The RNA shown here (transfer RNA) has 84 nucleotides and comes from an uncultured Clostridia bacterium. The sequence was found in a public genome assembly. Its Rfam family is "tRNA". Rfam classes the family as a transfer RNA.

[in-house]
RNA sequence: GCCGAUGUGGUGGAAUUGGCAGACGCGCGGGACUCAAAAUCCCGUGAAGGCAACUUCGUGUGGGUUCGACCCCCACCAUCGGCA
Numbered sequence: 001g002c003c004g005a006u007g008u009g010g011u012g013g014a015a016u017u018g019g020c021a022g023a024c025g026c027g028c029g030g031g032a033c034u035c036a037a038a039a040u041c042c043c044g045u046g047a048a049g050g051c052a053a054c055u056u057c058g059u060g061u062g063g064g065u066u067c068g069a070c071c072c073c074c075a076c077c078a079u080c081g082g083c084a
Stems, first nucleotide, its partner, number of pairs: 001083007010026003019067001027045006046057004060076005
């Protein structure tokens, strides 16, 4: 230099037929149980704004297509693999 794969909350990892993003688990916060704890169970847990209801933003980055994009197209970045 060329080719390919991958990139999603704090973390692992789903959602690929273009149609509610973050299922499920771990972690974390709160609670139940206990004399106390462990284990187990229940609830909550992306960001910003707001007293709240709620609103807006968010899938590596920047564009594009589309009524609608994690998903399709283009460029770039990072990691891994292959070829030279």